Annotation: The part of an RNA shown here (small-subunit ribosomal RNA, central domain) has 352 nucleotides and comes from Hordeum vulgare. The prediction has a mean pLDDT of 80. RNAcentral holds the full RNA, with entries from SILVA.
Context: one part of a larger RNA
């Protein structure tokens, strides 16, 4: 670089904006700069290639001639790309609806259920009671466990519930304020403004670091009884970072649909959601047909090594992006970011 790949064998960036750059709708002109044709000039001699000669042949030399092509000019063709005009079907916007646990800031709850602590040693009460395969060890006459009251606190938000929302991570007890994106209907004006997207930037769970809080439950470390040849595990009893708020930081996951986005085409059936039409109907609902969009199961062609996919494609094409033999090794070494933890970029020898 050409081929061939990339659900599960190696290989889809965890995800979105976006710049450079790639390719890009329909129509008729206008140029003719890419792109064809013709002609002319050139691209020294040698050299390569061909014909024909000379050295006895042949290296070798003479002599002719191109192939195949580059460069400038010059006359022309106009389908394609590119320019010029133009058009509405892509794409955005402006009014009309519409649905949501999508975002951030504040404010309020305990109906129901739960833990701890705590009550002038709180009321009854009085001897276990928790644990476990079975027990310890911890807890209790300085009154536990059990039972009824009552304060404080932290965390978390049960039914409904089937799914809707958000690019992804992810969001759900309520209300109120800001602002975000969706999708349907009509069909106004703009007229390719569209599509990926190296570099960039921007949001990313948990765990972890830094200050400062805040601390009920649960819990890495840790202790401590047990088991056991040991027990630096599992199961018990405690129990500290931590999990929870600000504020900046890390940017690491099986960040999974192990499936890059985008367009456009290919049989249905059958469900959930949202939102139009049409029918029925005095005039609604509900049935019934039908649109668009979401998100399911099933399944026919076709695809696949099978597994399964199968109009939400892994099928049929086009376009941009990203990866692309196993170890070595995501490892050294340089560099950049980080407070560090570590993370990005990321080889070679050598070996199958």
């Nucleotide at each position: 670089u050409u081929g061939g790949g990339c659900g599960u064998a190696a290989a889809g960036c965890g995800u979105c904006u976006g710049u450079a750059g790639g390719g890009g709708g329909c129509u008729u002109u206008u140029c003719a700069a890419g792109c064809c044709c013709g002609c002319c000039g050139u691209c020294a001699a040698a050299u390569c290639c061909c014909g024909g000669g000379g050295c006895u042949c042949a290296a070798c030399c003479c002599u002719g001639g191109a192939c195949a092509g580059g460069c400038g000019g010059u006359g022309g063709a106009a389908a394609c790309u590119a320019c010029c005009a133009a058009c509405u079907g892509g794409a955005g916007u402006a009014g009309g609806g519409u649905g949501g646990g999508g975002g951030c800031a504040g404010g309020g709850g305990g109906a129901a259920a739960u833990u701890u602590u705590c009550c002038c040693g709180g009321g009854u009460g009085g001897a276990g009671g928790g644990g476990u395969g079975a027990a310890a060890u911890g807890c209790u006459u300085u009154g536990a466990g059990a039972u009824g009251g009552g304060a404080a606190a932290g965390a978390a938000c049960a039914c409904c519930a089937a799914c809707g929302c958000g690019a992804a991570a992810g969001a759900a007890c309520u209300c109120u304020g800001c602002g975000g994106g969706g999708c349907c209907g009509a069909c106004a004006a703009u007229g390719a403004c569209a599509c990926u997207g190296a570099g960039a930037g921007a949001a990313g769970a948990a765990a972890g670091a830094u200050a400062g809080g805040g601390g009920a439950g649960c819990a890495a470390a840790u202790g401590g009884g047990a088991u056991u040849a040991g027990a630096g595990a599992a199961a018990c009893c405690a129990g500290u970072a931590g999990u929870c708020c600000u504020a900046g930081c890390c940017g690491a996951a099986a960040a999974c649909g192990a499936u890059g986005g985008a367009u456009a085409c290919u049989a249905g059936g059958u469900g959930c959601u949202g939102u139009g039409c049409g029918a029925c109907u005095c005039g609604a609902c509900c049935c019934c047909g039908u649109g668009c969009a979401u998100u399911g199961c099933u399944g026919u062609a076709g695809c696949u090594a099978a597994c399964g996919c199968g109009u939400u494609a892994a099928g049929u094409a086009u376009c941009c992006c990203g990866c692309u033999g196993g170890g070595g090794a995501g490892u050294a070494c340089g560099u950049u970011c980080g407070c560090a933890a570590g993370a990005a970029u990321g080889a070679a020898a050598c070996u199958c």